[in-house]
Molecule: transfer RNA
Organism: Puniceicoccales bacterium
RNA sequence: CGGGGUGUAGCUUAGCCUGGUAGAGCGCUUGCUUUGGGAGCAAGAGGUCGUCGGUUCGAAUCCGUCCACCCCGACCA
Numbered sequence: 001c002g003g004g005g006u007g008u009a010g011c012u013u014a015g016c017c018u019g020g021u022a023g024a025g026c027g028c029u030u031g032c033u034u035u036g037g038g039a040g041c042a043a044g045a046g047g048u049c050g051u052c053g054g055u056u057c058g059a060a061u062c063c064g065u066c067c068a069c070c071c072c073g074a075c076c077a
Stems, first nucleotide, its partner, number of pairs: 001073007010026004020057001028044005050066001052064003
């Protein structure tokens, strides 16, 4: 320098191909239960979907750009 992959809740991740109300597990909070804790049960909070822009009635999803990380190739030594 060229090509490719990944980026979503605190963590691990689904959803993207085929645009249409952002989900799950663990964790966290509260309540019930218990002498207390744990376990169990119930409820709840928590996301500008990496950045910026474009297309569209509508973008996590399509397009472009940039950033971070990873892989491959080339070049130099």